This is a predicted structure of a 110-nucleotide RNA (Guanidine-I riboswitch aptamer) from an Actinomycetes bacterium. Taxonomically the source falls in Actinomycetes (Bacteria, Bacillati, Actinomycetota). Its mean pLDDT, the model's own confidence on a scale to 100, is 83.
RNA sequence: AUGAGGCGCAUCUAGGGUUCCGCCGCCGUUCCGUCGGGACGGCGGGACUGGUCCAAGAGGUGCAGGCGCCGCUCGGCGGCGUUCCACGGCGGGACAAAAGCCCGGGAGAG
Numbered sequence: 001a002u003g004a005g006g007c008g009c010a011u012c013u014a015g016g017g018u019u020c021c022g023c024c025g026c027c028g029u030u031c032c033g034u035c036g037g038g039a040c041g042g043c044g045g046g047a048c049u050g051g052u053c054c055a056a057g058a059g060g061u062g063c064a065g066g067c068g069c070c071g072c073u074c075g076g077c078g079g080c081g082u083u084c085c086a087c088g089g090c091g092g093g094a095c096a097a098a099a100g101c102c103c104g105g106g107a108g109a110g
Base pairs, nucleotide, nucleotide: 008063009062010061011060012059015054016053020051021050022048023045024044025043026042027041028040029039030038031037032036065083066082067081068080069079070078071077072076085105087108091103092102093101
């Protein structure tokens, strides 16, 4: 310097925003036991705890797969073991929007 591999799925979490729900504020209509409350609708709010939703290469769990060994009724099945390491921008992208998502085990650094 070059090539190959370091894989996948599900579920959850760190985290994320605001399409929907909820909550809050204002306004309107209407009802009530009426200085307030209920119902419906409109506008706004994510420096609104939340539900739905998104979500980790370097987070968890499970399943699957790979490899090794052993066994069996041997076109395969089962059991046990193993599956290491991993600092990281700016900027851009999608969905409603944002993010540790994707670009990306990137650029770069060691």